[in-house]
RNA sequence: CGUCGAUUAGCUCAGUGGAAGAGCACCCGGCCGAUAACCGGGAGGCGCUUGGAUCGAUACCAAGAUCGACGACCA
Numbered sequence: 001c002g003u004c005g006a007u008u009a010g011c012u013c014a015g016u017g018g019a020a021g022a023g024c025a026c027c028c029g030g031c032c033g034a035u036a037a038c039c040g041g042g043a044g045g046c047g048c049u050u051g052g053a054u055c056g057a058u059a060c061c062a063a064g065a066u067c068g069a070c071g072a073c074c075a
Stems, first nucleotide, its partner, number of pairs: 001071007010024004018055001026042005048064005
């Protein structure tokens, strides 16, 4: 420098043009002599940024950012 991939909850990830979910973690309660497990409930999201197309975007397009893989260059 190029190609490809990724970016969504604290963590790991899913998802889809009609607007967001799971598991774990966390909080409250139940159960137990008690802990864990288990059961019920709750909280938690600028969806990387900026534009664009669309009636409508997390999803599509463009540019940029960061991370990763591979390749190239240099040596």
About this RNA:
Transfer RNA from a Betaproteobacteria bacterium, 75 nucleotides, folded computationally. Its mean pLDDT, the model's own confidence on a scale to 100, is 82. The organism belongs to Betaproteobacteria, within Bacteria. Its Rfam family is "tRNA". Rfam classes the family as a transfer RNA.